Small-subunit ribosomal RNA from an uncultured bacterium, 1398 nucleotides, folded computationally.

[in-house]
RNA sequence: AGAGUUUGAUCCUGGCUCAGGAUGAACGCUGGCGGCGUGCUUAACACAUGCAAGUCGAACGGACUCAUAUUGAAACCUAGUGAAGUAUGAGUUAGUGGCGGACGGGUGAGUAACGCGUGGAAAACCUGCCGUAUACUGGGGGAUAACACUUAGAAAUAGGUGCUAAUACCGCAUAAGCGCACAGUUUCGCAUGAAGCAGUGUGAAAAACUGAGGUGGUAUACGAUGGUUCCGCGUCUGAUUAGCUAGUUGGUGGAGUAAAAGCCUACCAAGGCAACGAUCAGUAGCCGGCCUGAGAGGGUGAACGGCCACAUUGGGACUGAGACACGGCCCAAACUCCUACGGGAGGCAGCAGUGGGGAAUACUGCACAAUGGGGGAAACCCUGAUGCAGCGACGCCGCGUGAGUGAAGAAGUAUUUCGGUAUGUAAAGCUCUAUCAGCAGGGAAGAAAUACUGACCAUAGGGUCAGCAGACGGUACUUGACUAAGAAGCCCCGGCUAACUACGUGCCAGCAGCCGCGGUAAUACGUAGGGGGCAAGCGUUAUCCGGAUUUACUGGGUGUAAAGGGAGCGUAGACGGCAGCGCAAGUCUGAAGUGAAAUGCCAGGGCUUAACCCUGGAACUGCUUUGGAAACUGUGCAGCUAGAGUGCAGGAGAGGUAAGUGGAAUUUCUAGUGUAGCGGUGAAAUGCGUAGAUAUUAGGAGGAACACCAGUGGCGAAGGCGGCUUACUGGACUGUAACUGACGUUGAGGCUCGAAAGCGUGGGGAGCAAACCAGGAUUAGAUACCCUGGUAGUCCACGCUGUAAACGAUGAUUACUAGGUGUUGGGGGACCCAAGGUUCUUCGGUGCCGUCGCAAACGCAAUAAGUAAUCCACCUGGGGAGUACGUUCGCAAGAAUGAAACUCAAAGGAAAUUGACGGGGACCCGCACAAGCGGUGGAGCAUGUGGUUUAAUUCGAAGCAACGCGAAGAACCUUGCCAGGGCUUGACAUCCUGCUAACGAAGUAGAGAUACAUUAGGUGCCCUUCGGGGAAAGCAGAGACAGGUGGUGCAUGGUUGUCGUCAGCUCGUGUCGUGAGAUGUUGGGUUAAGUCCCGCAACGAGCGCAACCCCUAUUGUUAGUUGCUACGCAAGAGCACUCUAGCGAGACUGCCGUUGACAAAACGGAGGAAGGCGGGGACGACGUCAAAUCAUCAUGCCCCUUAUGUCCUGGGCUACACACGUAAUACAAUGGCGGUCAACAAAGGGAUGCAAAGCCGCGAGGCAGAGCGAACCCCAAAAAGCCGUCCCAGUUCGGAUCGCAGGCUGCAACCCGCCUGCGUGAAGUCGGAAUCGCUAGUAAUCGCGGAUCAGCAUGCCGCGGUGAAUACGUUCCCGGGCCUUGUACACACCGCCCGUCA
Repeated sequence: AGAGUUUGAUCCUGGCUCAGGAUGAACGCUGGCGGCGUGCUUAACACAUGCAAGUCGAACGGACUCAUAUUGAAACCUAGUGAAGUAUGAGUUAGUGGCGGACGGGUGAGUAACGCGUGGAAAACCUGCCGUAUACUGGGGGAUAACACUUAGAAAUAGGUGCUAAUACCGCAUAAGCGCACAGUUUCGCAUGAAGCAGUGUGAAAAACUGAGGUGGUAUACGAUGGUUCCGCGUCUGAUUAGCUAGUUGGUGGAGUAAAAGCCUACCAAGGCAACGAUCAGUAGCCGGCCUGAGAGGGUGAACGGCCACAUUGGGACUGAGACACGGCCCAAACUCCUACGGGAGGCAGCAGUGGGGAAUACUGCACAAUGGGGGAAACCCUGAUGCAGCGACGCCGCGUGAGUGAAGAAGUAUUUCGGUAUGUAAAGCUCUAUCAGCAGGGAAGAAAUACUGACCAUAGGGUCAGCAGACGGUACUUGACUAAGAAGCCCCGGCUAACUACGUGCCAGCAGCCGCGGUAAUACGUAGGGGGCAAGCGUUAUCCGGAUUUACUGGGUGUAAAGGGAGCGUAGACGGCAGCGCAAGUCUGAAGUGAAAUGCCAGGGCUUAACCCUGGAACUGCUUUGGAAACUGUGCAGCUAGAGUGCAGGAGAGGUAAGUGGAAUUUCUAGUGUAGCGGUGAAAUGCGUAGAUAUUAGGAGGAACACCAGUGGCGAAGGCGGCUUACUGGACUGUAACUGACGUUGAGGCUCGAAAGCGUGGGGAGCAAACCAGGAUUAGAUACCCUGGUAGUCCACGCUGUAAACGAUGAUUACUAGGUGUUGGGGGACCCAAGGUUCUUCGGUGCCGUCGCAAACGCAAUAAGUAAUCCACCUGGGGAGUACGUUCGCAAGAAUGAAACUCAAAGGAAAUUGACGGGGACCCGCACAAGCGGUGGAGCAUGUGGUUUAAUUCGAAGCAACGCGAAGAACCUUGCCAGGGCUUGACAUCCUGCUAACGAAGUAGAGAUACAUUAGGUGCCCUUCGGGGAAAGCAGAGACAGGUGGUGCAUGGUUGUCGUCAGCUCGUGUCGUGAGAUGUUGGGUUAAGUCCCGCAACGAGCGCAACCCCUAUUGUUAGUUGCUACGCAAGAGCACUCUAGCGAGACUGCCGUUGACAAAACGGAGGAAGGCGGGGACGACGUCAAAUCAUCAUGCCCCUUAUGUCCUGGGCUACACACGUAAUACAAUGGCGGUCAACAAAGGGAUGCAAAGCCGCGAGGCAGAGCGAACCCCAAAAAGCCGUCCCAGUUCGGAUCGCAGGCUGCAACCCGCCUGCGUGAAGUCGGAAUCGCUAGUAAUCGCGGAUCAGCAUGCCGCGGUGAAUACGUUCCCGGGCCUUGUACACACCGCCCGUCA
């Protein structure tokens, strides 16, 4: 000190969350020792039991015990014992009396208060014990407890009679002094007054005891200590609490107090408090401090210290120096206990302890040794204050759980690409040490002897010496021996945030502080290994501060993010021009007092260190008193004119109110002309009209609004204001400088104004026009949009309402800060002779552009959103909600004020960026449309798909971009599917062992796979020491493994489709922008093209385009056999031609003209075989579709392993109410059939092959076989063409379907092949909505060939023959490209999102 989270990304605003520190804590897991602290935060709930306040016999009379001395009854053995008494001494003590129980200890219920804090005041007060000083302590009296006797009662207790004492009580005397009253005087103060002096009158004291030293007692004064009262300032929240108060505020007389005072009382007056928050309500003990924070602040008030309040609840007084009294009294109440029912007793918020409550908080301990307190002359007694110990990791601090060495990097564990890697010098082993705990020995300080006893010395109450006393505690500390032996856990490991892998799970279980993780490869769940952090603790929860400048004093904002009041006037308040003289409240400065101690900080010291403790210093930012200063603020006095206002002179204006008046238009009425429609719409209908509309002419009525002028022109505070005239009236502006002399600005409350709609009363009503009003349309519906009507209302008058996107989404005022250009109202100057114009300048208003500056950006920019100042209003995440409740206003509608529970992690900036999208715009392209030609959709058939069926109808492909697709060919095989029968190291691969060469005919069973039985034959290759060994192959066996067309194309590679052969997609450097990004790539032209040219903050480059490659069109040259032939044929010869295949040439807008910017280029022309890319092919940028394919292949993971593998037979993939796609054939005359067998191709294929000639068959074909591994031979006949016929028919069209008979291939044509002949002769007469292809050698039409293949094309891939029509053009449909615009979309319009219902 920051970080995460809104977005595809960015900036901002803004909330939420985290990292830090803290705690009287609690909970979970774990737990070795010690020191110092600390421990009912909840029920101020109830309390059993014990203790917590007594003491004094040196105040008093008794009682009791003991000792000594003494008197001595009765009795006795006469020594004496001895009841009883007297005196003295020692001791105990109920009672009277004194002092103390007002301290100490506890708690925080109440209290928002002079309660507390701080600083003052008491001339308005008290003070026991203590200190100092002065003066006294004389002499009497009467009682009463105890005690004795007795009464009542259960008890507590109460009463009666009698006796007695005092330092108990009461008079009297005395009065240095004191109080009071009266009048006098001196000094002083701050008003009442205070102090002193002298006088008169009057009043009040005392206690004794003794050990003879002393201790007490009384009065007065002072001091000290402690208390009481009063005052200034400060001290939580709420206005959805705005008025409160009758002893209330004041006065006088009186009462009362220690003392001022309505403190109380009688009378009189009517005051007092409050927006600077009274009253009321809620909450709370306050402070020093403590926690946090850089600080300012915020939170808190445990322990320690100060103050206050309370003592079961409420009230009251008594005693006393002090109380309205925690362990005193009285009364009332609740509760508990005792009771003989009549009556009594009690108060743990003292220390322990119990119950209860609660997440939660300890022992019914020891001691008065120390410190302190009470009493006492003292010894001493009392002291749950206190000192100690016990329990609790509750906190802070310290220590330990070992140290060194040790690589075979052991074993185990985890993981692995199987090689290793990690745990890890970690362990073991060796060497060493001993803190703590355990055992044993020694063993403190805290204590000063104040006091007491004794001795000695003194003699003014002292001094010296000795003795006496430790709860803690045999504790701290220390020494010795002994053994590494007894002592480590908790949390975390996706990011924030340090730390990663494996397995399990499979949106399940679970995690989570925020974002989020988990749907089969989870570093986020659970476990394990490893790692990170802290450590006798670690995490979680709760709370507080911080981060949060997120309430902003320090230190924020309000055009669009939340936020400027709708506007004005104005009260309180706040702020305020120039210069002068005072004062000194604020301010500044010096001094003094205070700011308790403790705490915190600094320095030093003591416990081994630290925590802890002690000493000193500074500090305590405050308050008070006082001296000084006078700039600024304030205030008083007297001035000024620059702010403000007034006067005078002017012009401008839809400013306001009232009255009057005008024309155009709509509607309506009357009358005329006139005839069938009018009106309305996208198209219609409702409606009006033959009873005469609409149209047109004339006249009348009535209401409302004011065309043109008219303008980012004017006026007004805003709302708003528009024909013309008149009356009344407000404001602004310009000029002038006569007057006043700061009179100003803002403005909480308050008052006034305030569009439209709405409400009330009364008018008015032409047009327009809400209604869950009527009707007609539209529509799935249409309570809408459209149409025909139409009522409130709109208009007027008077009231009410008080709100709007009342907006410039921008409060008012003042000053300052570059310019440019319009417009509007005035003034001044110059020039032109003037009207007027031009130009310069100056005030006021209103627009645009723009520099600085500001701003998140957009933008604002003298009319600021700039720079400053003053005042007001408002904001603090989104939703809930401008809602509820309360209050005020209103006739109502409603308005104003204005929450919370709950919920989300965002909402937002209509900020800006890139895309995508738009039934947005501009430009351009494409068989995209249009113009044409031919089809599909209708028929039957072929084929594929869906669906259905089935034992199975294997699987995949699904809009374009699946559907004659994978499949360039399912009868078996293929084959992946089904049924049945078999095999289990396997049909196939590698390794090991053993045996055998391999190979192999014929037989039986079986559907076959296979099984069984024999074996005929056959003996190989290499090396050899001849024993054998080896290679290859086969058989048998064991296990590692094979195998899988099983799953996942959403785990993948590779391949492919598509946008699209569309012209795009990017980069480097530079520049611009806070940034995402932009620029370049946009613009002007041009092109098929981001093709090229020009311009330009860009300059270059890459992948695409084009070119380079192949075929084709022309030609040259070379070469020529199987090709060709000017040689009559053949042979032979030759290579001109055709052709073949090599190498070249050729086309480049090169030339000319026009257009164009002189460019790029376009148009036309020449030449040329070909002309502007000549025609075709291959070639497919960055990317999109989680596109397709795990069944071509490869491959991760998962799954099967006598089966999801493998072999075999048969079946299926060929099913069939149906639906769709794609072809072929047709419906005919541009045709069918026959004839002519007389023509003309190209490109291919051929050895398990193509097959000629010949013969047979109507034919498919058969027999036979020349030739040819092919420019040689064969397939091979090219067909459309030409001639004839048919004459428009379901036909001489069409050929489906079916019957019979055949042929071919093949192990086998039943399911399930193709072909031939004869016969049969279906639908179909050109096809609805819709839809497809094609721009030239193209469409259309005609045939030929090939791959696959035993056989099987109407499919696919090729080849040539014949050979058109049309394109005006780009408005529209579809797709695409570029620019621009809007966006609340980014999974990107198949988006997002609102409402209702479930």

The RNAcentral record of the sequence draws on ENA, Greengenes and SILVA. Model confidence (mean pLDDT): 82 of 100.